[in-house]
Formats: sequence, C1' cells, structure tokens
RNA sequence: CGUGAAAAGGCCAAACCCGUUGUGAGGCGGGGACGGAAAGCCACGGGUCUUCAAUAAGAAGAUAGCCGGGUUGCCACCA
Repeated sequence: CGUGAAAAGGCCAAACCCGUUGUGAGGCGGGGACGGAAAGCCACGGGUCUUCAAUAAGAAGAUAGCCGGGUUGCCACCA
C1' cells in the first nucleotide's frame, strides 16, 4: 500500500418497548439485538423524508444504519 474469507480482543446497536425533547422528519437516555470492518467523524454531491409556502418557485431542517466523496482509526491476512 492492498484485502476483509476465517479468527481474536473489544466497539457500535435496527425493529420494538419505556422515558424525555421537537410543529414535524427526528434527537437524547434506558432496555433490546437485525445487523455493521469504519454502523467513528464531516451534510460536500446525489437520493429520501419533514416543516413553512399555494400541492409551485423557494426557504429552513432531518437522515453519516441510502449511495458516493472527504478525513481519522482497531485487528487479522498478503507482499
């Protein structure tokens, strides 16, 4: 530098339930594990969703567990 089949130490935690917060998409905390090799971080491009608007133009948001991109990093393997 490349790869993630197998393994190990650990890590994260979908649906659902409870609490809390937000007009909302959602966020946060607890329980819980469908999964994940960046499911760490960043809304830069696209997508999706929400609110306002007039079902428009547009504006403000959400999603990093939709994809791409950027950036940092553990373990193993190969050279």

The RNA shown here (c-di-GMP-I-GGC riboswitch aptamer) has 79 nucleotides and comes from Candidatus Vecturithrix granuli. Model confidence (mean pLDDT): 82 of 100. The sequence is in RNAcentral, with records from Rfam and Ribocentre.